[in-house]
RNA sequence: CCCCCUGAAGGGCCGAACCACUCCCCGUUCCGGCGGGAGUGGCCGGGGGACCCACCGCAUCGCCGUGAUGGCGACGCACGGGGCGAAUCGCCUUUGUUCAAGGCGUAGCGCACGUUCCAGCGCGAGCCCGUCAGCUCACCCCGGAGGCCAGGGAGCGAAGGAGU
Numbered sequence: 001c002c003c004c005c006u007g008a009a010g011g012g013c014c015g016a017a018c019c020a021c022u023c024c025c026c027g028u029u030c031c032g033g034c035g036g037g038a039g040u041g042g043c044c045g046g047g048g049g050a051c052c053c054a055c056c057g058c059a060u061c062g063c064c065g066u067g068a069u070g071g072c073g074a075c076g077c078a079c080g081g082g083g084c085g086a087a088u089c090g091c092c093u094u095u096g097u098u099c100a101a102g103g104c105g106u107a108g109c110g111c112a113c114g115u116u117c118c119a120g121c122g123c124g125a126g127c128c129c130g131u132c133a134g135c136u137c138a139c140c141c142c143g144g145a146g147g148c149c150a151g152g153g154a155g156c157g158a159a160g161g162a163g164u
Stems, first nucleotide, its partner, number of pairs: 011149004018042007026035003043144006053134001057077002060074005080132001081129004089105006108123004113157006
């Protein structure tokens, strides 16, 4: 001097997953504080839920009605549907076929004050409800985790600090 690991403090990223105060316990401590739990207040996020609007497959039969369009009911066939999230969709490969796995793209999404342009790097998952839910005032219910370590250039703007 470089690299790796660990700890503390500080500062940040994805995300709704944060802020303040009080109390208690234990842990930690550089004795300033920090961490955990409980409570209160605030703030952020999600779901359900009227009128109106929207939606309401195919075939057959029955009843009612119209000048005509139609309305109600039954049965059969086909098929479930929905939520959180950026995370959808298409193609290809291996295998006897599927499943699974992998690959290439893609709607969309993220990258340190905001935004525009240029360049670069990534993600494009997973989980849940359980035959049930369009929108939706009132109203009702639920969540506030987890995982990480970046900051390229220019223009405009904003905020803060230092100095005078």
Molecule: c-di-AMP riboswitch aptamer (ydaO/yuaA leader)
Organism: Solirubrobacterales bacterium